[in-house]
RNA sequence: GAGGCAUUGGUGUAGUGGUAGCACGGCACUCUGUGGAAGUGCUAGGGGGGGUUCAAAUCCCCUAUGCCUCC
Numbered sequence: 001g002a003g004g005c006a007u008u009g010g011u012g013u014a015g016u017g018g019u020a021g022c023a024c025g026g027c028a029c030u031c032u033g034u035g036g037a038a039g040u041g042c043u044a045g046g047g048g049g050g051g052u053u054c055a056a057a058u059c060c061c062c063u064a065u066g067c068c069u070c071c
Stems, first nucleotide, its partner, number of pairs: 001070007010024004018054001025043006047063005
């Protein structure tokens, strides 16, 4: 220098154009002699910028970071 893959709550992950889910975690409450476990509710997210579209996590371009391959 060229190509590819990944980037989604605090953490790990799913979702191939139509309300962004799940698990763990955190908080509150219930239960309990205390703690834990269990139950209920809540909490919090698209790396950055632009484009296409009525509508983008999803399609296109640029860019950032990490990893892999080639030169």
RNAcentral holds the sequence, with entries from ENA. A computed fold for a 71-nucleotide RNA from a Patescibacteria group bacterium, annotated as transfer RNA. Rfam family: tRNA. Rfam's curators write: Transfer RNA (tRNA) molecules are approximately 80 nucleotides in length. It is annotated as a transfer RNA. Rfam links the family to the GO term triplet codon-amino acid adaptor activity. RNAcentral records the identical sequence in 2 taxa.